[in-house]
This is a predicted structure of a 565-nucleotide part of an RNA (large-subunit ribosomal RNA, domain I) from a Blastocatellia bacterium. The organism belongs to Blastocatellia, within Bacteria. The RNAcentral record of the full RNA draws on ENA. Rfam family: Bacterial large subunit ribosomal RNA. Its family is annotated with structural constituent of ribosome and ribosome in the Gene Ontology.
Context: one part of a larger RNA
RNA sequence: GGCGUGUGGUGGAUGCCUUGGCUCUAGGAGGCGAUGAAGGACGUGGGUGGCUGCGAAAAGCCACGGGGAGCCGCCAACCAGGCUCUGAUCCGUGGAUGUCCGAAUGGGGAAACCCGCGGCGGGUAAUACCGCCGCAUCCUGCGGUGAAUUCAUAGCCGCAGGACGCGAACCCGGGGAAGUGAAACAUCUCAGUACCCGGAGGAAAAGAAAGCAAGCAGCGAUUCCGUGAGUAGUGGCGAGCGAAAGCGGAACAGCCCAAACCGAGUGGACGCGAGUCCACUCGGGGUUGCGGGGCGCAAUGGGGAUGACCCGGAGGAAAAGGAUCGGUAGGUGAACCGUCUGGAAAGUCGGACCACAGCGGGUGACAGUCCCGUAACCGAAACCGAUCCGUAUCCUCUGAUUGCGUACCCAAGUAAGGCGGGACACGUGCAAUCCUGCCUGAAUCUGCGAGGACCAUCUCGUAAGGCUAAAUACUCCCUAGAGACCGAUAGUGAACAAGUACCGCGAGGGAAAGGUGAAAAGAACCCCUGCUAGGGGAGUCAAAAGAACCUGAAACCGCGCGCCU
Numbered sequence: 001g002g003c004g005u006g007u008g009g010u011g012g013a014u015g016c017c018u019u020g021g022c023u024c025u026a027g028g029a030g031g032c033g034a035u036g037a038a039g040g041a042c043g044u045g046g047g048u049g050g051c052u053g054c055g056a057a058a059a060g061c062c063a064c065g066g067g068g069a070g071c072c073g074c075c076a077a078c079c080a081g082g083c084u085c086u087g088a089u090c091c092g093u094g095g096a097u098g099u100c101c102g103a104a105u106g107g108g109g110a111a112a113c114c115c116g117c118g119g120c121g122g123g124u125a126a127u128a129c130c131g132c133c134g135c136a137u138c139c140u141g142c143g144g145u146g147a148a149u150u151c152a153u154a155g156c157c158g159c160a161g162g163a164c165g166c167g168a169a170c171c172c173g174g175g176g177a178a179g180u181g182a183a184a185c186a187u188c189u190c191a192g193u194a195c196c197c198g199g200a201g202g203a204a205a206a207g208a209a210a211g212c213a214a215g216c217a218g219c220g221a222u223u224c225c226g227u228g229a230g231u232a233g234u235g236g237c238g239a240g241c242g243a244a245a246g247c248g249g250a251a252c253a254g255c256c257c258a259a260a261c262c263g264a265g266u267g268g269a270c271g272c273g274a275g276u277c278c279a280c281u282c283g284g285g286g287u288u289g290c291g292g293g294g295c296g297c298a299a300u301g302g303g304g305a306u307g308a309c310c311c312g313g314a315g316g317a318a319a320a321g322g323a324u325c326g327g328u329a330g331g332u333g334a335a336c337c338g339u340c341u342g343g344a345a346a347g348u349c350g351g352a353c354c355a356c357a358g359c360g361g362g363u364g365a366c367a368g369u370c371c372c373g374u375a376a377c378c379g380a381a382a383c384c385g386a387u388c389c390g391u392a393u394c395c396u397c398u399g400a401u402u403g404c405g406u407a408c409c410c411a412a413g414u415a416a417g418g419c420g421g422g423a424c425a426c427g428u429g430c431a432a433u434c435c436u437g438c439c440u441g442a443a444u445c446u447g448c449g450a451g452g453a454c455c456a457u458c459u460c461g462u463a464a465g466g467c468u469a470a471a472u473a474c475u476c477c478c479u480a481g482a483g484a485c486c487g488a489u490a491g492u493g494a495a496c497a498a499g500u501a502c503c504g505c506g507a508g509g510g511a512a513a514g515g516u517g518a519a520a521a522g523a524a525c526c527c528c529u530g531c532u533a534g535g536g537g538a539g540u541c542a543a544a545a546g547a548a549c550c551u552g553a554a555a556c557c558g559c560g561c562g563c564c565u
Stems, first nucleotide, its partner, number of pairs: 001564009015550001016515002020486002022483007029475002031166002039101003042055003046079002049075003061095006070083003106115003116135007137163009170201001171199005181188001185236001211219002223250005233241002254467003261284010289445001291410003294406007303310002311399007321389008330378003336351003340347001352369002354358001360372003416440008426452001447462005502509002522549001525537004
């Protein structure tokens, strides 16, 4: 020096544990904000570093309700001092206070700071100073005033209402990539994805056929799921992309306007006037595809002396109020003793009991009957929600249909066409359908559109206005529950002072770090030593498990012994 073995150290694997996570299920909620949000800064405790709470009324104030013996939040003790059965602490509901910044809104600004104006009040001899209130912008409505310019308008002033900002995903719209794939690459793909912007709601969007279908048989708004189907198609016919009808389900709901025509008001033109015409506004009327409506005539029907008036019938919305149910605190809640082992009984043995409760957690080991609970049942002064009833008030419909005639209306820079693009599963293709930047540009029911170029026949529908619940999507958040989910290098980045420490000018990046014991009983006292560290006794404990604390692997470092060199 090596190997082996034993025994220590170091180290923190492994096992066990869980306060934390992850993913779902059901229900709730689906918003907050100029009555100042989200998020912060700074304060606030008798002594207070951090966290939490709160706001100069500052770990709190007031009222009501619950609750019933202790309490003055946590790390976290300690000192001092208090409160409480005249009901504290604590929990719930409602209210008060709520500095400064922040949409931030009197003006400014390098956020949490600086500087004003007006009114009222305090204060002063008077300024100063202090307190309260108001003062941003835009939009809409109303009122006042009012130029060039007579009327008018613009403008200006005021009042009232609204908007603004934030928020996880879901939704609609406006814009819109590239890496990639095609084994290169350009059309194509990725993908209308990511991302940016605008807007809304608890859902959004869509939606009441100018639809489908189909040799003549039919369906009947929209949305979503399954199937149709990786089919038909599309495609440098490459890579790829990829329907629809129909069928089966979920859920179901239908309506209002424009126009013709009638009437009123206002303004204008003409007229001596009655009045006529035009424009606008308002009311009535009207809403359809076996086409519908208007107007005229006729017939018949129908409440009132019929006038824009009154009366009657039906339906709907809705404050206040009432009832019921639910939520936001809670309450009642059955039944066990002994023996043995042990530090400890819930274990063993013996004998009982309850059970609409033998889910679960805790208690010195494994507890239906010890504790908290669980099943079941009960409960709200106050606030919130739902359903029903229901009034003021408001709204809608209605108290007429049929026949004949008439040809007045039935959504125009629209439909359609051309050019260029885009969307449709569909890449210009035989390319229908939908959208539109430019150029053209109809018809009004004997009309017009569609049925995948186009034409005919046939069939279906009625564009160029609008609204519409449910079935569908999502989960920042609340409550309850579940897991062939994790168990501290896992599971959230975060079980711990975690978006902390730390890094970066900044945008941003971003950790490590859990476990004494049943209980601190956390080692009085003595000794070595430098009033240190560490150790030896003593004592505690079931055990030192001794705080660098459960278990305590390996690498690595010692020491003893054996063997080899």